[in-house]
C1' cells in the first nucleotide's frame, strides 16, 4: 500500500426493514436481631457523518478505531 471482518447497557451477548431485549453487574425497597442468599422495582446502549425508505441497529457510502490476511 491492497483486501476481508468487527463496532449495541459497566461486562458478555441477542434483535426477518416495523415497540432496542436477556444474563451478570450497579442502585432503591421488602424480609431478617443483623449480614448474605431470596423476592419486587429503577436507571443505563445501536462508533461518527450522510444517503435510500412511509419506517434503518439492520441496506448503501465515507470516516474513526480494532482484528486478520497478502505484498
Nucleotide at each position: 500500500g491492497c483486501c476481508a471482518c468487527c463496532a449495541u447497557a459497566g461486562u458478555u451477548c441477542a434483535a426477518u426493514g416495523g415497540u432496542a431485549g436477556a444474563a451478570c453487574g450497579a442502585u432503591g425497597g421488602u424480609a431478617u436481631c443483623g449480614u448474605a442468599a431470596a423476592c419486587c422495582g429503577u436507571a443505563a446502549a445501536u462508533a461518527u457523518u450522510g444517503g435510500u425508505u412511509c419506517a434503518a441497529a439492520u441496506c448503501c457510502a465515507a470516516u474513526u478505531g480494532g482484528u486478520g490476511g497478502c505484498u

Predicted 3D model of a 71-nucleotide RNA (transfer RNA) from Parcubacteria bacterium RAAC4_OD1_1. The coordinates come from a structure-prediction model, not an experiment, and the mean pLDDT is 83. It matches the Rfam family "tRNA". Rfam classes the family as a transfer RNA.